Transfer RNA from an Acidobacteriota bacterium, 76 nucleotides, folded computationally.
The sequence was found in a public genome assembly.

[in-house]
RNA sequence: GGUCGGUUCGUCUAGGGGUCUAGGACACCGCCCUUUCACGGCGGCGACACGGGUUCAAAUCCCGUACCGACUACCA
Numbered sequence: 001g002g003u004c005g006g007u008u009c010g011u012c013u014a015g016g017g018g019u020c021u022a023g024g025a026c027a028c029c030g031c032c033c034u035u036u037c038a039c040g041g042c043g044g045c046g047a048c049a050c051g052g053g054u055u056c057a058a059a060u061c062c063c064g065u066a067c068c069g070a071c072u073a074c075c076a
């Protein structure tokens, strides 16, 4: 350099055109429970890498950029 795959809450992950102003678990915050702590219950906070395109409608499809990874080529 080329090819391919990936990027979603703080972390791990679900979803691959309309159910999504995006769900779950853990963490964090508040309340309840408990003599206290832990456990448990309820609630809250919190994310689609960025730009463009297609579409009535994009987290989802296409292109580019960035980053991560795998394979491969050249030079030495």
Base pairs, nucleotide, nucleotide: 001072002071003070004069005068006067007066010026011025012024013023018056028044029043030042031041032040049065050064051063052062053061
The prediction has a mean pLDDT of 83. Its Rfam family is "tRNA".